RNA sequence: GGAGCCGGACAGACCGUCGCUGCGGGCCUCUUGGCCCGGAGAGGAAAGUCCGGGCUCCACAGGGCAGGACGCUGGGUAACACCCAGGGGGGGCGACCCUCGGAAAGCGCCACAGAAAGCAAACCGCCGCGCAUGGCGCGGUAAGGGUGAAACGGUGGGGCAAGAGCCCACCAGAUGCCGCGGUGACGCGGCAUGCUCGGCAUACCCCGUCUGGAGCAAGACCAAAUAGGGAAGGCGGUCGGCCCGACCCAUGCCUUCCGGGUAGGUUGCUUGAGGGCGCGGGCAACCGCGCUCCUAGAGGAAUGACGGUCAUGUGCGGCUUGCCGCAUGACAGAACCCGGCUUAUCGUCCGGCUCCCGCU
Numbered sequence: 001g002g003a004g005c006c007g008g009a010c011a012g013a014c015c016g017u018c019g020c021u022g023c024g025g026g027c028c029u030c031u032u033g034g035c036c037c038g039g040a041g042a043g044g045a046a047a048g049u050c051c052g053g054g055c056u057c058c059a060c061a062g063g064g065c066a067g068g069a070c071g072c073u074g075g076g077u078a079a080c081a082c083c084c085a086g087g088g089g090g091g092g093c094g095a096c097c098c099u100c101g102g103a104a105a106g107c108g109c110c111a112c113a114g115a116a117a118g119c120a121a122a123c124c125g126c127c128g129c130g131c132a133u134g135g136c137g138c139g140g141u142a143a144g145g146g147u148g149a150a151a152c153g154g155u156g157g158g159g160c161a162a163g164a165g166c167c168c169a170c171c172a173g174a175u176g177c178c179g180c181g182g183u184g185a186c187g188c189g190g191c192a193u194g195c196u197c198g199g200c201a202u203a204c205c206c207c208g209u210c211u212g213g214a215g216c217a218a219g220a221c222c223a224a225a226u227a228g229g230g231a232a233g234g235c236g237g238u239c240g241g242c243c244c245g246a247c248c249c250a251u252g253c254c255u256u257c258c259g260g261g262u263a264g265g266u267u268g269c270u271u272g273a274g275g276g277c278g279c280g281g282g283c284a285a286c287c288g289c290g291c292u293c294c295u296a297g298a299g300g301a302a303u304g305a306c307g308g309u310c311a312u313g314u315g316c317g318g319c320u321u322g323c324c325g326c327a328u329g330a331c332a333g334a335a336c337c338c339g340g341c342u343u344a345u346c347g348u349c350c351g352g353c354u355c356c357c358g359c360u
Base pairs, nucleotide, nucleotide: 001356002355003354004353005352006351007350008349009348010347012310013309014308015307016306017305018304020041021040023038024037025036026035027034028033043331047342048341050340051339052338053337054336055215056214057213058212067211068210069209070208071207072086073085074084075083076082087100088099089098090097091096101206102205106204108200109199110198123145124144125141126140127139128138129137130136131135153171154170155169156168157167158166172196173195174193175192176191177190178189179188180187181186219267220266221265222264229258230257231256232255233254234253235252236248237247238246239245274293275292276291277290278289279288280287281286312329313328314327315326316325317324318323319322
């Protein structure tokens, strides 16, 4: 100097004017509300709503099945599908990245090509026999050819009609047993067995673990008009002088009270598994202690617009070649809260590391 890998931070700055939504204070107003002052007001993803929890309501003896999710080991955590550390496998020269139960329980599938895709199988070839020939038939053969993403360990030798773990040596793997190391996944070593067994579990399935449902439009409170419901009291006609009473009729009207519920309003609502700094524990994720800070809460939904100065990237134009002018500046907008994951993103900066080239 070039090419990369991993991690982190930022997401234009300042000033002025005019607005918008809460909050605090003051004044006016019967109230609704109005005015003034002060201070606060989007993100790293606020997104997708994909996981996990808090919170709320409903359901619930106990156990099991079904269904769903997850899946190497150990740890972290409120919890997780997340994170950290480690293990196995794969990729890369490397920094580093990707991946994860079981296919030797059963069952199913494996396009095209190919004879054959899982237990056996004979298209060509090879060998034997028969027919009696430009070859045909029967049988043997998985060594060789050909097809395929994938064809039943590899090399050499023996053996055989030709062949084949059929037998042997070495190599690779598998399974079983033993020993050692490790909390464990697993690793290392030894012995035995010719055992050599394809892939897919995101096909069903098996094993293990976890698992009630709905969600802030949850839920709670106050509560108008109209309609309807309940309770109490009163009101009509006949008999009658009056009262009680009986009967009839309207099953009505009036008054008062009560409760449910709608509109509307209030609450839930933002101080929280919270942020920063320091110390301590731990390889780390993370945890503990101390000090310190307060940082949006709207409800058709505020968080904006304009002007100026400066800074910066890109494009275009001009020329005095490093200045000027113009244009443009990423993804995206909180809605109960929190922890994650994933996806989108103009650019800038910082830290650690790897490989190559050159010089000393």

Bacterial RNase P class A, 360 nucleotides, folded computationally. Its Rfam family is "Bacterial RNase P class A". About the family: Ribonuclease P (RNase P) is a ubiquitous endoribonuclease, found in archaea, bacteria and eukarya as well as chloroplasts and mitochondria. Its mean pLDDT, the model's own confidence on a scale to 100, is 77.